[in-house]
């Protein structure tokens, strides 16, 4: 230098152009003498960044950043 893949909640990851979700973690309550486990409820997101397409974009297109792999 060229090619491919990833970036979404604190963490690990889903998400067929129309509501942003799960598990774990965190907070509150119940349970217990207490803790843990269990049960119920709750909070938390500029979907890496910037443009474009579209009535509508996490999702499609372009560029950029960053991480990983391969080739030279």
């Nucleotide at each position: 230098g060229g090619g491919c893949g990833g970036a979404u909640a604190g963490u690990u990851c889903a998400g067929c152009g129309g509501c942003a979700g799960a598990a774990c973690a965190c907070c509150u309550g119940c349970c217990u003498u207490a803790c843990a486990c269990g049960c119920a409820g709750g909070g938390g997101g500029u979907c890496a960044c910037a443009g474009g397409u579209u009535c509508g974009a996490a999702c499609c297109c372009u560029g950029u950043u960053u991480c990983g792999c391969c080739c030279a």
This is a predicted structure of a 72-nucleotide RNA (transfer RNA) from a Synergistales bacterium.
Taxonomically the source falls in Synergistales (Bacteria, Thermotogati, Synergistota, Synergistia).
Its Rfam family is "tRNA". It is annotated as a transfer RNA.